[in-house]
C1' cells in the first nucleotide's frame, strides 16, 4: 500500500403461483440472521396489527357453471447467470 470474501439489489431466461385475491409494496409493534471472527443499522427477513390496492380475454353443434387449453395481466415465488456489493476492531493473500 492492494486484493479476496456477506445479507441483499438490478437485469436476462427458465419453471411456477395468483387473476373467486393471495402475493408485492405502505405505516406501527416486537423479534432474527447478516463478508473468516466479534459486533452492529442506513439495508434484508420473519410475526401481529392497520389502511390502500388490481386485467381480464377467446374459441368448440346450442345454453350455463366449473375445469382443462392458449394470449395476456402482477411494482407475484423459486433457480440460474451476469453485473453491484458491509461503516468499526481483529483475522486471510500479495
Nucleotide at each position: 500500500c492492494a486484493g479476496a470474501g456477506u445479507a441483499g439489489g438490478u437485469c436476462a431466461g427458465g419453471c411456477g403461483c395468483g387473476u373467486u385475491a393471495a402475493g408485492u409494496g405502505c405505516u406501527g409493534c416486537g423479534g432474527g440472521a447478516u463478508g473468516g471472527g466479534a459486533g452492529g443499522u442506513u439495508g434484508c427477513c420473519c410475526g401481529c396489527a392497520g389502511a390502500c390496492g388490481a386485467a381480464a380475454c377467446g374459441g368448440a353443434g346450442g345454453g350455463g357453471a366449473u375445469g382443462a387449453c392458449g394470449u395476456g395481466c402482477g411494482g407475484u415465488g423459486c433457480c440460474u447467470g451476469a453485473c453491484c456489493g458491509c461503516a468499526u476492531c481483529c483475522g486471510c493473500u500479495g
A computed fold for a 94-nucleotide RNA from a sheep gut metagenome, annotated as THF (Tetrahydrofolate) riboswitch aptamer. The coordinates come from a structure-prediction model, not an experiment, and the mean pLDDT is 77.